[in-house]
RNA sequence: GCAAAGCCGCUGAAAAGCGGCGACGCAGAGCUACGGGGCUACGUCGACGCAAGUCGUCAAGCCAGCCGGGCCGCCA
Repeated sequence: GCAAAGCCGCUGAAAAGCGGCGACGCAGAGCUACGGGGCUACGUCGACGCAAGUCGUCAAGCCAGCCGGGCCGCCA
C1' cells in the first nucleotide's frame, strides 16, 4: 500500500461485479482472460412429462486473493 470473510445498498438469470462499513491475509493480494484450471447456465441442444417443469450438455458470461505467461512497478 492492498483488502478476505461477513453485513448493507445497487447491477446481473446466476456465477460474480461495483460502492460503504470491516480486516483474513498478501512483498507485487498491481494491470491483463494468452495457456491450464475452477464457477455459473439467461440461452442452445437432448431426454422425461399432458403441462408447469425436471435432469443432462455447452460459454459467447465470471474468477487474476488457483497456477503459469505478458506488461508495468518496488526493495536489496